[in-house]
Molecule: transfer RNA
Organism: mouse gut metagenome
RNA sequence: AAGGUAGCUCAAUUGGUUAGAGCAUUACACUGAUAAUGUAAAGGUCGCUGGUUCGACUCCAGCCUUU
Repeated sequence: AAGGUAGCUCAAUUGGUUAGAGCAUUACACUGAUAAUGUAAAGGUCGCUGGUUCGACUCCAGCCUUU
């Protein structure tokens, strides 16, 4: 100086109504069976603690951690 968001790799939003994608996992369909493919589901205290604000993943401060 840059980063920390789902099991992994990563988006996102100049503060607003339910935080997403791909891969992986599970179920179902398909198949003689498996794989592939299709459909669906589950999975997140958005690194931690405070502050600002009607409202914070987003802004501010400190701390932890990776490069």